[in-house]
RNA sequence: GGUCGGGUCCUACGCGACGUCGGACCGCGAACCGGGUCAGGGCGGGAACGCAGCAGCCCUUAGCGGUUCCCGGCGGGUGCCGUAGGGAUGCCUGGCUGGA
Numbered sequence: 001g002g003u004c005g006g007g008u009c010c011u012a013c014g015c016g017a018c019g020u021c022g023g024a025c026c027g028c029g030a031a032c033c034g035g036g037u038c039a040g041g042g043c044g045g046g047a048a049c050g051c052a053g054c055a056g057c058c059c060u061u062a063g064c065g066g067u068u069c070c071c072g073g074c075g076g077g078u079g080c081c082g083u084a085g086g087g088a089u090g091c092c093u094g095g096c097u098g099g100a
């Protein structure tokens, strides 16, 4: 020098980290304007009982906080990751080979 291939480049897909959002779980969570139960007291009644219902207690909406080892969505100058396709020139690298 020739030739074949790989990397560097681009695209797509996949996987994993990172960021972000949501969910799941736990907790808090309403003087009244959510629900349930409603002591006391109130009302009706001859009575039995009934009615409304404050406090308290319980459950919880909106919302807030916590857990990350769970689930999902989105993102990219994420990753000496994987697969496939593309690829002008150049660079790096490996095999085979010709000449000096």
Base pairs, nucleotide, nucleotide: 001097002096003095004094005093006092007091008090009086010085011084012083013082014081015079016078018075019074020073021072022071023070024067025066026065027064028063034059035058036057037056042051043050044049
Annotation:
A computed fold for a 100-nucleotide RNA from an Actinomycetota bacterium, annotated as Bacterial small signal recognition particle RNA. NCBI's taxonomy places the organism under Bacteria, Bacillati, Actinomycetota. Its Rfam family is "Bacterial small signal recognition particle RNA". Rfam describes the family as follows. The signal recognition particle (SRP) is a universally conserved ribonucleoprotein involved in the co-translational targeting of proteins to membranes. The model forms 93% of the base pairs in the Rfam consensus. Its mean pLDDT, the model's own confidence on a scale to 100, is 76.